[in-house]
RNA sequence: GCCGGGUUAGCUCAGCGGUAGAGCAAUGGUUUUGUAAACCAGAGGUCGGGGGUUCAAUCCCCUCACCCGGCA
Numbered sequence: 001g002c003c004g005g006g007u008u009a010g011c012u013c014a015g016c017g018g019u020a021g022a023g024c025a026a027u028g029g030u031u032u033u034g035u036a037a038a039c040c041a042g043a044g045g046u047c048g049g050g051g052g053u054u055c056a057a058u059c060c061c062c063u064c065a066c067c068c069g070g071c072a
Base pairs, nucleotide, nucleotide: 001071002070003069004068005067006066007065010024011023012022013021018055027041028040029039030038048064049063050062051061052060
């Protein structure tokens, strides 16, 4: 330099154009003499940045940044 994949909650990852989710973690509660475990609840997101297409974009297109792999 070229090609491919990835970037979504604190972490690991879903989400094939129509209101963004799960598990774990954290927080509050129930239970216990107390802790842990178990159970319940609510919260937590400018979906990597910018632009475009569309009535509507996490999703499609372009570009930039970063990470992983391959080729040279």